[in-house]
């Protein structure tokens, strides 16, 4: 200087003026001071809690479903983090739904003899014959195919072959050392050892109750039965385990609670490669219910992108202008 | 807010166990008619909401995504 990798930070600023929403104050009220007021995905509802009711939601079994490499991290996960094993790039790095195909079934269209049981279309080689056919060996050769029976190369050996035999070479299974907490890796040995699909059924192994705040919870007033027990409820099944029970009038589609202080946010030190953990100190930061969070003026710049809380947290997709920060690779060029 | 479903020709439907997509209507031409529909022949063009995986191969099977519908005191 060029091209590029990989972690991140912002998300227009400030001034007035009129409005909104909630908390507190002050007023009999109207109001009036004052303080706060969207995200980094507030989004999509894909996962996993909390909290609520359904039986204290408990523990057995069996359905369903979701997940699968190891070792850690979390409330918990289908999420993170390092690592291992594959892929991919010169590299910096980046991508992986990665158990199980000798437990068992299915399915590999077309083409091709033959799609995984084994068999044989051409070509070979015996036999036969004028010449074929018919019959028998053999599976190296040839051609389809996404895939062709799944040890390459050379000799030897035969009628022709063919790990049938022999030499080197070299592969997965197992097995033995060592190295790692492991996954696994690196060395040696090493039976001839029948494909591909599990994001087909399935098998293995862990883990799973089911509805979402439009969960849910707050009224009077009487009538009858029952009060030890009967009786009724309860998840897919049993253990078990709750409870007083059914009516009728009056009010209703409203109010109020649930509702925002919590695995909570900053910081600083510690342990840890890391995800994260722990101890001190500080902070309090919307809570509407048709539903605030805006507008208008001025000034400045780089002229402002996705996009708007609705019970609350950890995650993952995912839209997203510009502007800017830290490390790192490749090439060229000067010193 | 929360919960479930469905995307295939211009229009409405079918395939459905993975092997390359099909019929109605519509739409061109041409017959027929004195002209027009209706009939009769004939011809074509397009389609699996998008991206990206497993797989030889995807409308089917899985991810994500975008749009439309339904239902909840």
């Nucleotide at each position: 200087g060029u091209a590029g990798c990989u972690c991140g930070u912002u998300a227009g600023a400030u001034g007035a003026u009129c409005g909104c929403u909630u908390g507190c104050u002050c007023g009999a009220a109207a109001g009036a001071a004052u303080a706060a007021g969207a995200g980094g995905a507030a989004a999509g509802u894909c996962c996993g809690g909390g909290c609520a009711g359904c039986a204290u939601a408990g523990g057995a079994c069996a359905a369903u479903g979701a997940c699968a490499g190891u070792c850690g991290c979390u409330a918990a996960c289908g999420g993170c983090g390092a690592c291992c094993g594959g892929g991919g790039g010169u590299g910096a790095c980046c991508c992986u739904a990665g158990g199980g195909a000798a437990a068992g079934u299915g399915c590999c269209a077309c083409a091709g003899a033959a799609a995984c049981g084994a068999a044989a279309c051409u070509a070979c080689c015996c036999c036969g014959u004028u010449a074929a056919a018919a019959g028998g060996g053999a599976a190296a050769a040839g051609g389809u195919g996404a895939a062709a029976c799944g040890a390459g190369u050379g000799g030897g050996g035969u009628a022709a072959a063919a790990g049938c035999c022999c030499a080197c070479a070299g592969c997965a299974a197992c097995g033995u050392g060592c190295g790692g907490u492991g996954a696994c890796g690196c060395a040696c040995g090493g039976a001839g050892g029948a494909g591909g699909u599990a994001a087909a059924c399935c098998c293995u192994g862990u883990c799973u109750g089911c509805u979402g705040c439009a969960a849910g919870g707050a009224g009077a007033u009487u009538u009858g039965c029952a009060u030890u027990a009967a009786g009724g409820g309860c998840g897919g099944u049993c253990c078990g385990u709750c409870c007083g029970c059914a009516g009728a009038u009056c009010g209703c589609u409203a109010u109020c609670c649930g509702c925002u202080u919590g695995a909570u946010u900053c910081g600083c030190a510690u342990g840890g490669c890391a995800a994260c953990a722990u101890u001190c100190g500080a902070a309090c930061u919307a809570g509407a219910u048709a539903g605030a969070u805006g507008a208008u003026c001025g000034u400045c710049c780089a002229c402002g992108a996705c996009a708007g809380a609705a019970c609350c947290c950890g995650g993952c997709u995912u839209a997203c202008a510009g502007a800017u920060g830290a490390g790192c690779u490749a090439c060229c060029u000067a010193c | 807010g929360c919960u479930g479903g469905c995307g295939u020709a211009g229009c409405u439907g079918a395939a459905a166990u993975g092997g390359a997509u099909u019929a109605g209507c519509g739409g061109u031409g041409a017959c027929a008619u004195g002209c027009u529909a209706a009939g009769u022949c004939u011809c074509a063009g397009u389609a699996u909401g998008c991206a990206g995986g497993u797989u030889c191969g995807a409308u089917u099977c899985c991810u994500g995504u975008c749009g439309c519908c339904a239902g909840c005191g």